[in-house]
Molecule: SAM riboswitch aptamer (S box leader)
């Protein structure tokens, strides 16, 4: 980088270094010197994988949060395509598995 699959309306930030960008891309609209990105420390959220516990019985359901990821402005910030709508598809993000 590519493929498969699940989820994406909830939730959770302070400090230090750093200095002008950031919110995927494009358009919009926002955030930013009352300090952006990035890095570090500590904290938190969540529960995808591992682990452990309970229920149930080969399916499965519930819990804990120790380990591996992830995340902590705005619905994935809004939008595109099909559809009257429900919903589906595309693009993206994250996990798990694979080539």
């Nucleotide at each position: 980088c590519c493929c498969u699959u699940a989820u994406c309306a909830a939730g959770a930030g302070u400090g230090g270094c750093g200095g002008a960008g950031g919110g995927a891309a494009c358009g919009g609209c926002c955030c930013g010197a009352u300090g952006a990105a990035g890095c570090c420390a500590c904290g938190g959220c969540a529960a995808c994988c591992u682990g452990c516990c309970c229920c149930a019985g080969c399916g499965g359901g519930g819990g804990c949060a120790a380990g591996g990821u992830g995340c902590c402005a705005a619905u994935u910030c809004c939008g595109g395509c099909g559809g009257a709508a429900a919903c589906g598809c595309a693009a993206g993000a994250u996990g798990a598995g694979g080539a």